[in-house]
Context: one part of a larger RNA
RNA sequence: CUGGGCGUAAAGGGUGCGUAGGCGGAUUAUUAAGUUAGAUGUGAAAGCCCCAGGCUUAACUUGGGGACUGCAUUUAAAACUGGUAGUCUAGAGUGCAGGAGAGGAAAGCGGAAUUCCUAGUGUAGCGGUGAAAUGCGUAGAUAUUAGGAAGAACAUCAGUGGCGAAGGCGGCUUUCUGGACUGUAACUGACGCUGAGGCACGAAAGCGUGGGGAGCAAACAGGAUUAGAUACCCUGGUAGUCCACGCUGUAAACGAUGAGUGCUAGGUGUAGGGGGUGUCAUGCCUUCUGUGCCGCAGUUAACGCAAUAAGCACUCCGCCUGGGGAGUACGGUCGCAAGACUAAAACUC
Numbered sequence: 001c002u003g004g005g006c007g008u009a010a011a012g013g014g015u016g017c018g019u020a021g022g023c024g025g026a027u028u029a030u031u032a033a034g035u036u037a038g039a040u041g042u043g044a045a046a047g048c049c050c051c052a053g054g055c056u057u058a059a060c061u062u063g064g065g066g067a068c069u070g071c072a073u074u075u076a077a078a079a080c081u082g083g084u085a086g087u088c089u090a091g092a093g094u095g096c097a098g099g100a101g102a103g104g105a106a107a108g109c110g111g112a113a114u115u116c117c118u119a120g121u122g123u124a125g126c127g128g129u130g131a132a133a134u135g136c137g138u139a140g141a142u143a144u145u146a147g148g149a150a151g152a153a154c155a156u157c158a159g160u161g162g163c164g165a166a167g168g169c170g171g172c173u174u175u176c177u178g179g180a181c182u183g184u185a186a187c188u189g190a191c192g193c194u195g196a197g198g199c200a201c202g203a204a205a206g207c208g209u210g211g212g213g214a215g216c217a218a219a220c221a222g223g224a225u226u227a228g229a230u231a232c233c234c235u236g237g238u239a240g241u242c243c244a245c246g247c248u249g250u251a252a253a254c255g256a257u258g259a260g261u262g263c264u265a266g267g268u269g270u271a272g273g274g275g276g277u278g279u280c281a282u283g284c285c286u287u288c289u290g291u292g293c294c295g296c297a298g299u300u301a302a303c304g305c306a307a308u309a310a311g312c313a314c315u316c317c318g319c320c321u322g323g324g325g326a327g328u329a330c331g332g333u334c335g336c337a338a339g340a341c342u343a344a345a346a347c348u349c
Stems, first nucleotide, its partner, number of pairs: 004320003007303002012317001014201004021194003025088007033081002035077008048066007091191001092188003095184004103177007110154001114150008125136002162169002206247006215241002220236004258316006266294012298305002322349003331342004
């Protein structure tokens, strides 16, 4: 290589868009590149396989045949794949009519809570813990009342509810804006699927510049605990957490399950639509899309999965090949850095 695999044993790229490439609906005609059949030439000899002969046999050797599965030229076939020219509507898309949604961006607004400031009432404690202490407080704290300021987050509603490609998204209003779904069947007429490279997006932490800073809180300080305690507990507390712009590009980025299409028993809940039916108040039947649970066939090493498949098939991409060494070294690319990506070997079991 062939072959076998990737939920949990090694293995699905974090996610999308998309270039090359690979693959691709129905039908008619044509072509003959692939494909198939025939012919001719070539495919050296020896060797190999079969048959027969020669040395007493064998090895060895002589003769004949086969094979040399290939290549070239040529003749023919036209089902399939490809090419060309038409046609079609079941895939895909557009239009029209609807309703749903924490989808995204910007601006403005709101109430509760917290902390701080000012003033009043008020007096000796408050706070904290397993128990304490550090800490705060007679320069009047904690508590309580009134006023003010600031920043961050949006209780209830709230739901294996919704939306988004993923990361993710939750107070209210407005503006701009993306996608999906249902119905219809007016339009286009295969315009499709996947996608090496590439480009874009990408939690948290981190980095740069400038703001902001209430609460929380790495580091740090102190108090405890303890044999010790560079921890767990407590009192403080700086980066950070927030905003703008730029970078980083990683996560148990998980459904540990790539994308697409078709097919294969049912039952039950829930979200958004449509159709039918009914004493139309509650309903009932049916259908599409999403999201859960149970379960047959099948599958699986088992657990389990089971129309949201891990079943049955096809197309395309990514990845795996014993453990450690090691996701490391070296080199390269990217980055301000931290580091990221790519990625071995010796040796060892």
A computed fold for a 349-nucleotide part of an RNA from an uncultured bacterium, annotated as small-subunit ribosomal RNA, central domain. Rfam family: Bacterial small subunit ribosomal RNA. Rfam links the family to the GO terms structural constituent of ribosome and ribosome.